[in-house]
RNA sequence: CGGGAUGUGGCUCAGCCUGGUAGAGCAUUCGCUUCGGGAGCGAGGGGUCGCUGGUUCAAAUCCAGUCAUCCCGA
Numbered sequence: 001c002g003g004g005a006u007g008u009g010g011c012u013c014a015g016c017c018u019g020g021u022a023g024a025g026c027a028u029u030c031g032c033u034u035c036g037g038g039a040g041c042g043a044g045g046g047g048u049c050g051c052u053g054g055u056u057c058a059a060a061u062c063c064a065g066u067c068a069u070c071c072c073g074a
Stems, first nucleotide, its partner, number of pairs: 001073007010026004020057001028044006050066005
């Protein structure tokens, strides 16, 4: 320098192909149960989807650029 993969709550990931209310598990907070711990059950909070711009009535999703990590090639 060229090509590719990944980036989404605190963590691990799904959703993208085929645009239409942002989700799951774990963790965390509160309540119940227990003498307490642990465990179980119920309820809640937390993410402008790496960043910028474009297309569209509407973008995590499509397009362009860019950043970080990893892989391959030179």
The prediction has a mean pLDDT of 82. Predicted 3D model of a 74-nucleotide RNA (transfer RNA) from a Coriobacteriales bacterium. The organism belongs to Coriobacteriales, within Bacteria. Rfam family: tRNA. It is annotated as a transfer RNA. The sequence was found in a public genome assembly.